Predicted 3D model of a 679-nucleotide part of an RNA (large-subunit ribosomal RNA, domain II) from a Paludibacteraceae bacterium. The RNAcentral record of the full RNA draws on ENA.
Context: one part of a larger RNA
RNA sequence: ACCUACGAGUUACUUUCACUGGCGAGGUUAAGUGGUUAAGCCACGGAGCCGAAGCGAAAGCGAGUCUUAACAGGGCGCCAUAGUCAGUGGGAGUAGACGCGAAACCAAGUGAUCUACCCUUGAGCAGGUUGAAGUGUCCGUAACAGGACAUGGAGGACCGAACCAGUUGACGUUGAAAAGUCUUUGGAUGACUUGAGGGUAGGGGUGAAAGGCUAAUCAAACUUGGAGAUAGCUCGUACUCCCCGAAAUGCAUUUAGGUGCAGCGUUACAUAUUUUUCCAAGAGGUAGAGCGACUGAUUGGAUGCGAGGGCUUCACCGCCUAUCAAGUCCUGAUAAACUCCGAAUGCUUGGAAAAUUAGUGUGGCAGUGAGGGCGCGGGUGCUAAGGUCCACGUCCGAGAGGAGAAGAAUCCAGACCAUCAGCUAAGGUCCCGAAAUAUAUGCUAAGUUGAACUAACGAAGUCGAACUGCAGAGACAGCUAGGAUGUUGGCUUGGAAGCAGCCAUUCAUUUAAAGAGUGCGUAACAGCUCACUAGUCGAGCGGUUUGGCGUGGAUAAUACUCGGGCAUAAGCAUAUUACCGAAGCUAUGGAAUACGUAAGUAUUGGUAGGGGAGCAUUCUAGCGGCGUUGAAGGUGUGGGAUAACCCAUGCUGGAGCUUCUAGAAAAGCAAAUGUAGGU
Numbered sequence: 001a002c003c004u005a006c007g008a009g010u011u012a013c014u015u016u017c018a019c020u021g022g023c024g025a026g027g028u029u030a031a032g033u034g035g036u037u038a039a040g041c042c043a044c045g046g047a048g049c050c051g052a053a054g055c056g057a058a059a060g061c062g063a064g065u066c067u068u069a070a071c072a073g074g075g076c077g078c079c080a081u082a083g084u085c086a087g088u089g090g091g092a093g094u095a096g097a098c099g100c101g102a103a104a105c106c107a108a109g110u111g112a113u114c115u116a117c118c119c120u121u122g123a124g125c126a127g128g129u130u131g132a133a134g135u136g137u138c139c140g141u142a143a144c145a146g147g148a149c150a151u152g153g154a155g156g157a158c159c160g161a162a163c164c165a166g167u168u169g170a171c172g173u174u175g176a177a178a179a180g181u182c183u184u185u186g187g188a189u190g191a192c193u194u195g196a197g198g199g200u201a202g203g204g205g206u207g208a209a210a211g212g213c214u215a216a217u218c219a220a221a222c223u224u225g226g227a228g229a230u231a232g233c234u235c236g237u238a239c240u241c242c243c244c245g246a247a248a249u250g251c252a253u254u255u256a257g258g259u260g261c262a263g264c265g266u267u268a269c270a271u272a273u274u275u276u277u278c279c280a281a282g283a284g285g286u287a288g289a290g291c292g293a294c295u296g297a298u299u300g301g302a303u304g305c306g307a308g309g310g311c312u313u314c315a316c317c318g319c320c321u322a323u324c325a326a327g328u329c330c331u332g333a334u335a336a337a338c339u340c341c342g343a344a345u346g347c348u349u350g351g352a353a354a355a356u357u358a359g360u361g362u363g364g365c366a367g368u369g370a371g372g373g374c375g376c377g378g379g380u381g382c383u384a385a386g387g388u389c390c391a392c393g394u395c396c397g398a399g400a401g402g403a404g405a406a407g408a409a410u411c412c413a414g415a416c417c418a419u420c421a422g423c424u425a426a427g428g429u430c431c432c433g434a435a436a437u438a439u440a441u442g443c444u445a446a447g448u449u450g451a452a453c454u455a456a457c458g459a460a461g462u463c464g465a466a467c468u469g470c471a472g473a474g475a476c477a478g479c480u481a482g483g484a485u486g487u488u489g490g491c492u493u494g495g496a497a498g499c500a501g502c503c504a505u506u507c508a509u510u511u512a513a514a515g516a517g518u519g520c521g522u523a524a525c526a527g528c529u530c531a532c533u534a535g536u537c538g539a540g541c542g543g544u545u546u547g548g549c550g551u552g553g554a555u556a557a558u559a560c561u562c563g564g565g566c567a568u569a570a571g572c573a574u575a576u577u578a579c580c581g582a583a584g585c586u587a588u589g590g591a592a593u594a595c596g597u598a599a600g601u602a603u604u605g606g607u608a609g610g611g612g613a614g615c616a617u618u619c620u621a622g623c624g625g626c627g628u629u630g631a632a633g634g635u636g637u638g639g640g641a642u643a644a645c646c647c648a649u650g651c652u653g654g655a656g657c658u659u660c661u662a663g664a665a666a667a668g669c670a671a672a673u674g675u676a677g678g679u
Stems, first nucleotide, its partner, number of pairs: 001679006011095013026050003032044005054061002064076004098236002101233001105226006116200009125190001127159003130155001134151006163187003169182003202218001204214003239614006249262005263368002265365007274355009288341001289339002295335002300330004306324002308321004371396005377390004401412003416590004421586003427580003430565003436577001438576006449567002457552002461549010478536005484509003489503003515530001519528002591604005615668001617665006624658003633652008
């Protein structure tokens, strides 16, 4: 992992609602007794309980009563009376109460053959080294002290086996081993090691102390019991079909992943509304707008009360200002918690029309109370987030099908079943791929693009539009020629001559035209050039604004690429006509549900959940039936039904099985890291 078997809403009592039945202003017996039986049944038993009357705390009174001084007012009742006893089913309560699952708590016991410490009594420690005290002899001293040499054999002394330990590294890690092996290492006469016997026991022991050890178990051992502890938590919860079909919200909560009430679902009964559109009448202060209409905030200018600073003065007066600034005037502009104003929608009421049973009430039963994406109006955040919080809508949730390469919620569209029929939607029509290598007119040259994203800014890209200037009296571009004189203007300067700098009536003359000079250049000149002019040439040439498509800007992590191939259209824009394309719609046949006498009409996606109808298994009762001419079971084949399933038959098997009508359940497995067995 698979297969087989087992495996989870049960039972008792109380209560509530529905249905069925009995009796009915009543209904009913309990314990018990008697009778009779195979279970059981029949009869008696009226104690008690519920109902028929309520009100009050109560005494109590009573269709009333309580409050009260009250005959007032008010509260609860009466005046529209149906209950009760059983059975079955849906709930609730009390019990383990659908099943499995803690960590823990308590009680009584069992453990010191492991290990910790202690007690008693024994045992063990190769070999080698060092050489304390004491003592002896000699030297020495007045005597001591002291010294030398011997002797001696101390030590939590030294080295190192046994023994004890476990430092390092490797191996081992489904091991040889639930802690080891090899190497290396520490202690090795001691606070040493060890045998045997004994002691201390669970909030207790023992501990040279690590929360260590206390039998592979220790921040409170193990065994049994309380015990099916409790689990607002996780997981699982078993056959079929039909009808309807949610919620993820509000309020409250030692409450936030739980629960109560309401909301939304279903079902039974009752009742008569409900929705949309139009018309009419209303309430309101949002969007917008406005602010010499309030409250706040606020731009620029003019004027400048007053203040600051400076000058002056003995002081007052006075004068000035690159400062601040009230008020007034002109001008601009602002607000969720501003409003002189003010929509569209939405809301309420009435009327009309249409659709039709959606509406409402009471009772039974729920589930939900983690929501999410998108669009739109906002708050928050960075006008960040697949962020977060509201409002309105929608879809996913609980929705299959087609498109979007792929994809919960984007677009199209809501799947009763069948069909090798047709038409369309979104989206597509060169090939992968069903359908146009369609038509017309433009644009793009960047593979831009054909998916999704890109800015400020830059640029004689290119195609349009508008305005404007010059031009056969010859424009624009090119080429040829001129571009002069007073004058080296004046000043400044070492120099300044068009061209370092300053000044200005930058003037005048000759001219077709030529600046007291546009740039390069020189120390200063010189030189080159421009403006300007003539000739040549011969037809358009400039400027500004704006639109389309392109260009640079352009940078990311698995893999180059539009889904791919590829494409100059098979790209982009506008217009048109065909076709393809879905579980949509239609066609044909069929089924079910609701309504209906019928004809027929409408409906039939679905999680949680509610309601309805069935299939199968085991046992029991009754009436039957089948079976050694082969039951059940096993394994094949064929057939039937909307499903659970049913029927026939071959082989095997070898003795029981069962229709129908009812009843009763240990009554259906794919899941619970389910339990056991097998492979």

Background
The organism belongs to Paludibacteraceae, within Bacteria. Its mean pLDDT, the model's own confidence on a scale to 100, is 84.